This is a predicted structure of a 79-nucleotide RNA (transfer RNA) from Methanocaldococcus sp.

[in-house]
RNA sequence: AGCGGGGUAGGGUAGCCAGGUCCAUCCCGCCGGGCUCAUAACCCGGAGAUCGGAGGUUCAAAUCCUCCCCCCGCUACCA
Numbered sequence: 001a002g003c004g005g006g007g008u009a010g011g012g013u014a015g016c017c018a019g020g021u022c023c024a025u026c027c028c029g030c031c032g033g034g035c036u037c038a039u040a041a042c043c044c045g046g047a048g049a050u051c052g053g054a055g056g057u058u059c060a061a062a063u064c065c066u067c068c069c070c071c072c073g074c075u076a077c078c079a
Stems, first nucleotide, its partner, number of pairs: 001075007010028003020059001030046005052068005
């Protein structure tokens, strides 16, 4: 440099192809409560993400388009 995959709560992930937003999914973790002599497990409830950044299209964008940044893999180049 080329090609491919990815960036979404503290961590890990679904949703993207085929736009519908009123409340963006689930697991772990966190907070509160229940249960228990107590802890764990289990049950109930809650907080937490302006979806990598900027712009565009649209009545409406995590989702479509353009550019840029970052991570991973493969190939090539150099040494």
The prediction has a mean pLDDT of 81. The sequence was found in a public genome assembly. Rfam family: tRNA. Rfam classes the family as a transfer RNA.